[in-house]
This record gives sequence, C1' cells and structure tokens, in this order.
RNA sequence: AAGUUGUUGUAGCCGAAUUUCACACCUGUUGUGUGAAUACGGGGGACCCAAAUUUAGGGGCGAACUCCUGAACAGGAGUGGGUACUUUCAAACCCAAGCCCGACAGCUAACCUCGUAGGCAUUUGAAAGAGCAAUG
Repeated sequence: AAGUUGUUGUAGCCGAAUUUCACACCUGUUGUGUGAAUACGGGGGACCCAAAUUUAGGGGCGAACUCCUGAACAGGAGUGGGUACUUUCAAACCCAAGCCCGACAGCUAACCUCGUAGGCAUUUGAAAGAGCAAUG
C1' cells in the first nucleotide's frame, strides 16, 4: 500500500426535467442568452395483429380515476400515487390537481419530432444489500 473483518457516523424530497462544451453580453467572480452534445422522458409513424360506433366529438402529458350522498362547498367508499441510500413486509401520514392538441392520431420497425420546468422540508419499525468517512 492493498485486501479482509468489526464499531461509529453519514447521504435532502416530488418530478423526465441531468451533465458538459463553444460563442456573445454583463461582470471582480457569479450570472444571462444562443447553438451543439450527453443523459433521461414524451408524441407522431408500416406490414402483421387488433378494433369498428367517428357532436353524446375524439385524443395527449400526468398517480391524479370510479361509484354513492349532497342545492352547492364538500363528505364517504374503492382504486391509484408519494414519504429522505436501495429492496421487501407492516403501520402511520399526505395527494388524487392542472394543462395541452384542434376534427385528428389503436399497436407499430425504419424514420420524424418535442421537453429539460416548477414546487417543497413527508416518517417510524424489522430483515437483507450496496457506497463514503473515521477508527480498531
């Protein structure tokens, strides 16, 4: 030095929405804009297959839907989603919105095309596993 094995501590979350390079502007740095790449995600789009109900319009992103009650706000039940390294189990808590296309789209290889935001501080227990740091 490497490896093995203990102990202690540690890691922000939802979401596809990361990282890098070049140029220009501002500027002490930082930052902003444009372009390109990388990574992640979405849409359109053949054969084959599937399906017909196309004003009761239809469709897309998303977990964000269904039923019942109610004059409405809302409530209840089912179902779906989230909870701090990851997975499984259990409990508890929270959410079930919003937006878009514009007469039009099933699946779909090649191909074409779009996005890279925004919002927040949500927990415990058991088992297993994988990092980082310190230490024996």
The RNA shown here (c-di-AMP riboswitch aptamer (ydaO/yuaA leader)) has 136 nucleotides and comes from a Sedimentisphaerales bacterium.
The model forms 96% of the base pairs in the Rfam consensus.
The prediction has a mean pLDDT of 81.
Its Rfam family is "c-di-AMP riboswitch aptamer (ydaO/yuaA leader)". Rfam's curators write: This family represents a conserved RNA structure found upstream of the ydaO and yuaA genes in Bacillus subtilis and related genes in other bacteria.
NCBI's taxonomy places the organism under Bacteria, Pseudomonadati, Planctomycetota, Phycisphaerae, Sedimentisphaerales.